[in-house]
Formats: sequence, structure tokens, C1' cells
RNA sequence: GCCACCUUAGCUCAGUUGGUAGAGCGGUGCUUUCGUAAAGCAUAGGCCAUCGGUUCGAUCCCGGUAGGUGGCU
Repeated sequence: GCCACCUUAGCUCAGUUGGUAGAGCGGUGCUUUCGUAAAGCAUAGGCCAUCGGUUCGAUCCCGGUAGGUGGCU
């Protein structure tokens, strides 16, 4: 320098042939216990990396940028 892939909750990751997003773990509260842990129930937390474009509507499609991973030279 070139190519491919990835970026979504605090962490690990789903998701949708375009119609305003979920799980597990973690956090908080309650129940249970003499108490703690475990268990059960409830709950909070996201401008879906960023900037444009297409569209009635974009996390999803297209392009740019940034960061990361792998390969080639």
C1' cells in the first nucleotide's frame, strides 16, 4: 500500500427480506433466612462508532471517516 470482516446496555453477544431493540452475566430493590450466600420476583440502564445519501420511515441499504481483527505485498 491492497483485500476481507467487525463496531448494538457496564461486560460477552443476538437481532430484523427497512416499521422506533433483546438475552446471559453484572447493578439496584423486594421476598425468603437468626444472618450471609444461593434461589425467586421486579426494576434501571442504549441518540445501535461517527458524518452524509436513498426512503413516508434506516441499527438494517449505499458512500465517506475513525477505531479494531485477520490475510496479502